A computed fold for an 89-nucleotide RNA from an Acidimicrobiia bacterium, annotated as c-di-GMP-I riboswitch aptamer.
Taxonomically the source falls in Acidimicrobiia (Bacteria, Bacillati, Actinomycetota).
Its Rfam family is "c-di-GMP-I riboswitch aptamer". About the family: GEMM was predicted in a large-scale screen for bacterial structured RNA regulatory elements.
The coordinates come from a structure-prediction model, not an experiment, and the mean pLDDT is 89.
Of the family's consensus pairs, 95% are formed in the model.

RNA sequence: CCCACGAAAGGGCAACUCCGGAGAAAUCCGGAAGACGCAAAGCUACGGGCCUAACGGGACAUCGUCCUCACGGCAGCCGAGCUACCGAA
Repeated sequence: CCCACGAAAGGGCAACUCCGGAGAAAUCCGGAAGACGCAAAGCUACGGGCCUAACGGGACAUCGUCCUCACGGCAGCCGAGCUACCGAA
């Protein structure tokens, strides 16, 4: 120094809740408070998975209801890829 690993130190992220905003929703963004957890809880929807179901399609039909569908999401579900701080055993 590299791979692997995760002790120490310094630091990092932030579940849930509330408020505001975007959105059809899932969900996301900002703020407050907070600390469920995380050694990649940094990034990428590539494979699987999960969530939603607007548009479209279909059924019934009065407003409409139901079914289906991702081109919408989740990286804090798993795998894969890329990048990264520290350095004991």